[in-house]
Context: one part of a larger RNA
RNA sequence: AGCAUAUAGUGGAUGCCUUGGCACUAGGCGCCGAUGAAGGACGCGAUAAGCUGCGAAAAGCUACGGUGAGUCGCACUUAGACUUUGACCCGUAGGUAUCCGAAUGUGGGAACACACUAAGGCUAAUACCUUAGUAUCAUAACAGGAAUACAUACUGUUAUGAGGGGAACCUGGAGAACUGAAACAUCUUAGUACCCAGAGGAAAAGAAAGUAAAUGAACGAUUACCUAAGUAGUGGUGAGCGAACGGGUAUGAGCCCAAACCAUUUGAAGAAAUUUGAGUGGGGUUAGGACCUUAUAAGGGCAUGGAUAUUGUUAGCCGAACAUUUUUGGAAAGUUGGACGAAACAGGGUGACAGUCCCGUAGGCGAAAACAAUAAACACCCGAAGGUAUCCAGAGUAGCACAGGACACGUGGAAUCCGGUGUGAAUGUGGGAGGACCAUCUCCUAAGGCUAAAUACGACCUAGUGACCGAUAGUGGAUUAGUACCGUGAGGGAAAGGUGAAAAGAACCCCGGGAGGGGAGUGAAAUAGAAACUGAAACUGUAUGCUU
Numbered sequence: 001a002g003c004a005u006a007u008a009g010u011g012g013a014u015g016c017c018u019u020g021g022c023a024c025u026a027g028g029c030g031c032c033g034a035u036g037a038a039g040g041a042c043g044c045g046a047u048a049a050g051c052u053g054c055g056a057a058a059a060g061c062u063a064c065g066g067u068g069a070g071u072c073g074c075a076c077u078u079a080g081a082c083u084u085u086g087a088c089c090c091g092u093a094g095g096u097a098u099c100c101g102a103a104u105g106u107g108g109g110a111a112c113a114c115a116c117u118a119a120g121g122c123u124a125a126u127a128c129c130u131u132a133g134u135a136u137c138a139u140a141a142c143a144g145g146a147a148u149a150c151a152u153a154c155u156g157u158u159a160u161g162a163g164g165g166g167a168a169c170c171u172g173g174a175g176a177a178c179u180g181a182a183a184c185a186u187c188u189u190a191g192u193a194c195c196c197a198g199a200g201g202a203a204a205a206g207a208a209a210g211u212a213a214a215u216g217a218a219c220g221a222u223u224a225c226c227u228a229a230g231u232a233g234u235g236g237u238g239a240g241c242g243a244a245c246g247g248g249u250a251u252g253a254g255c256c257c258a259a260a261c262c263a264u265u266u267g268a269a270g271a272a273a274u275u276u277g278a279g280u281g282g283g284g285u286u287a288g289g290a291c292c293u294u295a296u297a298a299g300g301g302c303a304u305g306g307a308u309a310u311u312g313u314u315a316g317c318c319g320a321a322c323a324u325u326u327u328u329g330g331a332a333a334g335u336u337g338g339a340c341g342a343a344a345c346a347g348g349g350u351g352a353c354a355g356u357c358c359c360g361u362a363g364g365c366g367a368a369a370a371c372a373a374u375a376a377a378c379a380c381c382c383g384a385a386g387g388u389a390u391c392c393a394g395a396g397u398a399g400c401a402c403a404g405g406a407c408a409c410g411u412g413g414a415a416u417c418c419g420g421u422g423u424g425a426a427u428g429u430g431g432g433a434g435g436a437c438c439a440u441c442u443c444c445u446a447a448g449g450c451u452a453a454a455u456a457c458g459a460c461c462u463a464g465u466g467a468c469c470g471a472u473a474g475u476g477g478a479u480u481a482g483u484a485c486c487g488u489g490a491g492g493g494a495a496a497g498g499u500g501a502a503a504a505g506a507a508c509c510c511c512g513g514g515a516g517g518g519g520a521g522u523g524a525a526a527u528a529g530a531a532a533c534u535g536a537a538a539c540u541g542u543a544u545g546c547u548u
Base pairs, nucleotide, nucleotide: 001547002546003545004544005543006542007541008540009539015533016498017497020469021468022466023465024464025463026462027461028460029458030457031165032164039100040099041098042055043054044053046078050074051073061094062093063092064091065090066089070082071081072080105114106113107112115134116133117132118131119130120129121128136162137161138160139159140158141157142156143155144154169200170198171197172196173195180187184236210219211218223250224249225248226247227246233241234240254450255449256448257394261282262281263280264279265278266277267276268275269274288392289391290390291387292386293385294384299382300381301380304379305378308375309374310373311372312371313370314369316365317364318363322338324337327334339356340355341345347359348358349357399423400422401421402420404418405417406416409435430445431444432443433442434441485492486491508519509518510517511516
């Protein structure tokens, strides 16, 4: 030195555990913000570094409810307090809420500096302090007001609104490439990703210039799902893309303007007649209306307001049955013998495995206050028939040409829809559509607007589930985690769980400067001693044997 055996150490695998995650289901809820948000900085404790909570009224103040004996957060000392005159805790509604931040008096290198105006406090006075206001933009009203006469630009005051944030969902604008086509260019990926703007609890869409049918009809806003159907189509007819009608289901709701006409206020042109414009109210909206004749209160509706009622949510409350016997054990819930409850044998805890020990569970009860939903008197809204000469019924619109885009549809025979450029109608005996186009026929009435529900999503709350994970797993994060640390910055980004049933956390003695150890003691166990459950291997030592 190697090998073997034994025995220690080191190390932290494995097993067991779970405070934390992951996925999903059902229900709820769904915006916050100049009344200053989201997010932060700095403070607040007897002592206080971190987290949590809070804001100079600072781990908190007030009121109203709940609960009922302890309490002063995580956090296990000490000191000092509070509390049945109801503390602490829980719920509802308030008060306070420094500084930064859209940040908004001005500036600024965020959490700082420096102002003005008004009122008040204080002082002999300057100073200082407190409260309120003072940003910009848009809209409206009023006033002032240039070059330049009227005017306009511009300025000021007042009022109202906006600004910023948010997990996904939604609408609009703008818009790739890798990739696939076994290369690649049309095509595909894909109107996807990314970016921008905007809105809401949903958004968008939506009450037919619709769908259809073919000489015979029929349906009746939108949205979503199942189907039709991988069909009809489209397509370097490649890769691929891919409907609709119709049927079934969920839900269900329809309305308002513009105009004609009437009344009224007011302006412009003109010598006047008259013409023309603006505002307000009525009227009216496609079973067209105005207008004319007759009639005029029965009925209907409610998406706007709403007395009141009910239900639910936001705290809670009641809640059965062994204080049983034997035995093992440190400990009984185990074992043995007996008994009982069950609308409750879901689950968790308790010194091992508990229906009957504790919390709960089944079942039942409950709100001063706030919120939500439903119903709802009433308010409110609508509200007829007939006639038809005349009037009205959305114009740089429809259509067309050129060049594009969207439609499942790549220019195709290409209808339909939407922009760019140019051109440019008709007026209800009008106009559009029925997949080129024309006729017939049928359907509808463009160029204005609103509209709940069924649908999407999950930052958030509640209840629950898992042939999901169990500390190198599961979130990056079971612990002061987006922390420590790295980077100028954008950004990157950890490691780290387990004594014991209970601290009973080892008084006292001995060695030692201490660390540490030996006794003693606690405990079922200390080879459970805080570097702690179990404690594998590599690795290190000690003893013995063998070999060289």